Model confidence (mean pLDDT): 77 of 100. This is a predicted structure of an 86-nucleotide RNA (c-di-GMP-I riboswitch aptamer) from Sulfuricella sp. The sequence is in RNAcentral, with records from Rfam. The organism belongs to Sulfuricella, within Bacteria. Rfam family: c-di-GMP-I riboswitch aptamer. Rfam describes the family as follows. GEMM was predicted in a large-scale screen for bacterial structured RNA regulatory elements.
[in-house]
RNA sequence: CUCUGAAAAAGGCUUACCCGUCCGAAAGGCGGGGACGCAAAGUCCCAAUCUACAGAGCCUCGCUCCAUGAUUGCGGGAUUGCCAGG
Numbered sequence: 001c002u003c004u005g006a007a008a009a010a011g012g013c014u015u016a017c018c019c020g021u022c023c024g025a026a027a028g029g030c031g032g033g034g035a036c037g038c039a040a041a042g043u044c045c046c047a048a049u050c051u052a053c054a055g056a057g058c059c060u061c062g063c064u065c066c067a068u069g070a071u072u073g074c075g076g077g078a079u080u081g082c083c084a085g086g
Stems, first nucleotide, its partner, number of pairs: 002086004012038002017033004022029002036073001042079005047072004055065004
């Protein structure tokens, strides 16, 4: 430098769920806890998904569209990285 790999060691992340005089229109986020799991379940981009305050339209107090908001532990790509072995 490159390839492969795991739960050996040191660590890391946090899905479901729970708590909250927190933030947000909502989706969701934040803090704490946390089974299951993950060798990238780190970061970025794409794609996809969710929500619709405001805005627009309409058959009008409802419906539809809409991302600048959010998710990535469904997917693809790039990039960085611990340990072990070749």